Model confidence (mean pLDDT): 85 of 100.
Predicted 3D model of a 466-nucleotide part of an RNA (small-subunit ribosomal RNA, 3' major domain) from an uncultured bacterium.
The RNAcentral record of the full RNA draws on ENA and SILVA.
It matches the Rfam family "Bacterial small subunit ribosomal RNA". Rfam links the family to the GO terms ribosome and structural constituent of ribosome.
Context: one part of a larger RNA
RNA sequence: UGACGGGGACCCGCACAAGCGGUGGAUGAUGUGGAUUAAUUCGAUGCAACGCGAAAAACCUUACCUACACUUGACAUGUCGGAAACUUUCCAGAGAUGGAUUGGUGCCCGAAAGGGAAUCCGAACACAGGUGCUGCAUGGCUGUCGUCAGCUCGUGUCGUGAGAUGUUGGGUUAAGUCCCGCAACGAGCGCAACCCUUAUCAUUAGUUGCUACGCAAGGGCACUCUAAUGAGACUGCCGGUGACAAACCGGAGGAAGGUGGGGAUGACGUCAAGUCCUCAUGGCCCUUAUGUGUAGGGCUUCACACGUCAUACAAUGGUCGGUACAGAGGGUCGCCAACCCGCGAGGGGGAGCAAAUCCCAGAAAACCGAUCGUAGUCCGGAUUGCAGUCUGCAACUCGACUGCAUGAAGUCGGAAUCGCUAGUAAUCGCGGAUCAGCAUGCCGCGGUGAAUACGUUCCCGGGUCU
Numbered sequence: 001u002g003a004c005g006g007g008g009a010c011c012c013g014c015a016c017a018a019g020c021g022g023u024g025g026a027u028g029a030u031g032u033g034g035a036u037u038a039a040u041u042c043g044a045u046g047c048a049a050c051g052c053g054a055a056a057a058a059c060c061u062u063a064c065c066u067a068c069a070c071u072u073g074a075c076a077u078g079u080c081g082g083a084a085a086c087u088u089u090c091c092a093g094a095g096a097u098g099g100a101u102u103g104g105u106g107c108c109c110g111a112a113a114g115g116g117a118a119u120c121c122g123a124a125c126a127c128a129g130g131u132g133c134u135g136c137a138u139g140g141c142u143g144u145c146g147u148c149a150g151c152u153c154g155u156g157u158c159g160u161g162a163g164a165u166g167u168u169g170g171g172u173u174a175a176g177u178c179c180c181g182c183a184a185c186g187a188g189c190g191c192a193a194c195c196c197u198u199a200u201c202a203u204u205a206g207u208u209g210c211u212a213c214g215c216a217a218g219g220g221c222a223c224u225c226u227a228a229u230g231a232g233a234c235u236g237c238c239g240g241u242g243a244c245a246a247a248c249c250g251g252a253g254g255a256a257g258g259u260g261g262g263g264a265u266g267a268c269g270u271c272a273a274g275u276c277c278u279c280a281u282g283g284c285c286c287u288u289a290u291g292u293g294u295a296g297g298g299c300u301u302c303a304c305a306c307g308u309c310a311u312a313c314a315a316u317g318g319u320c321g322g323u324a325c326a327g328a329g330g331g332u333c334g335c336c337a338a339c340c341c342g343c344g345a346g347g348g349g350g351a352g353c354a355a356a357u358c359c360c361a362g363a364a365a366a367c368c369g370a371u372c373g374u375a376g377u378c379c380g381g382a383u384u385g386c387a388g389u390c391u392g393c394a395a396c397u398c399g400a401c402u403g404c405a406u407g408a409a410g411u412c413g414g415a416a417u418c419g420c421u422a423g424u425a426a427u428c429g430c431g432g433a434u435c436a437g438c439a440u441g442c443c444g445c446g447g448u449g450a451a452u453a454c455g456u457u458c459c460c461g462g463g464u465c466u
Stems, first nucleotide, its partner, number of pairs: 007466007015456002019420005026311008034302002042053002064297007073127001077126002079123005086103001089100004107116003129286002132284003138280002140275003143271001145269001150189006156165003169180003195263004200231007209221003213218001234257001237251005313413001317372006329360003334353002339348003379410001384405007426448007
């Protein structure tokens, strides 16, 4: 000077408390450990690993295993020789590959000979290649403390010095925010603001949008909306408290009030934190193999243990019938309407749309009726059998979905533990990325819409002074 204390003072945070809903019990999904395996590729491991890298493991991916093959190589540059490139068919083989075979002679320069560009084949060597090791050699990127309010510098002053001061103190704030004081005076990185979005209004512009006109054609741009520019909120005004300050409390006006709500934005640093398997890269290692190709298998195993979720255990409910109301997205190798067939998944069909025009697209909970009557049930849906649909060379290992049948556990969950303070929690559906196909995951969107906060003694984390 720091750090730490079951030392002190002050302050903050869904930290506790007050509430609401969960997890821990059941079944399933998914990740991990362990076990197994020829292989179950690798990494991530308290918070800050475990629906994580992976925004899609049937082949591919794929890095793993087994088998079969190649050795200047799947890929790059350079040298030499040859051939346009490309293409048809057949044989062997699991394929990679090997063998045979058909058509074909292009472009540029040049009168021609010939040369050149691109591509392919062959040869030898320089070299390629490595998801091999080291994240404790590194860059870059990222997590975390933490959107916490801190971290520093110049000059001056003090101290022999390490250092101190400033940054402490009195108030105040979400804030080292601001005011006052002070051997300090200033400044920088952070805070805040500037940025995006949302809430109000005005102006401009009205097609594909809207409709005070109209059956339509047409008309209009008022309203809704779209998208550009502005206005608006600043403790600006009033009262009180305060130190005549900063500020705080109450009020008016206002669509909005004291940071209006949300986002982006992450200081100096910490954890030799994570990543050599995104990429880049030092060193080391392999070089007929630790490189490359192919087929099949594996990453999907299963006594068990843990994490994260989904669905339930029912009547605030299940089932049936009727009937409303979104937002945000996506679409040409695509979205796919009307209509027809099928109980259905789906099939046929072909209109429209490169989309404020057409399509995905019926929102669901809600509401109105009917039924069930507390039961392992008209709850719950696992599992299994049969029959199918779709994608795709191909659904056996190992896809999703549909119909019929089957109808397991489960009657609200021990110790313990998690999230959330408002359009939030809870609950309901919708869309997108990835993607041939596959979503209970992830990222978004709207609908319905609460309860509680006395307070800071305690638990956890953090800040300031001592």